[in-house]
Predicted 3D model of a 73-nucleotide RNA (transfer RNA) from Lachnoclostridium phytofermentans ISDg. Its mean pLDDT, the model's own confidence on a scale to 100, is 83. A source record names the gene tRNA-Thr-CGT-1-1.
RNA sequence: GCCGUUAUAGCACAGUCGGUAGUGCGAUUCACUCGUAAUGAAUAGGUCACCGGUUCGAUUCCGGUUAACGGCU
Numbered sequence: 001g002c003c004g005u006u007a008u009a010g011c012a013c014a015g016u017c018g019g020u021a022g023u024g025c026g027a028u029u030c031a032c033u034c035g036u037a038a039u040g041a042a043u044a045g046g047u048c049a050c051c052g053g054u055u056c057g058a059u060u061c062c063g064g065u066u067a068a069c070g071g072c073u
Base pairs, nucleotide, nucleotide: 001072002071003070004069005068006067007066010025011024012023013022019056027043028042029041030040031039049065050064051063052062053061
């Protein structure tokens, strides 16, 4: 230098071949208990890496950038 994969909640990951994003763990509160743990219930937490384009509408499609990882030279 070229090519590919990945980027979504605090962590690990789903997801939709375009129509307002979810699971587990974790956090907080409540219940239960003499108390703690466990268990049950509820709540909060995300500009879907960034910048543009297409579209009535983009996390999803297209282009570019950045970062991580891998391959070739």

The sequence is in RNAcentral, with records from ENA, GtRNAdb and Rfam.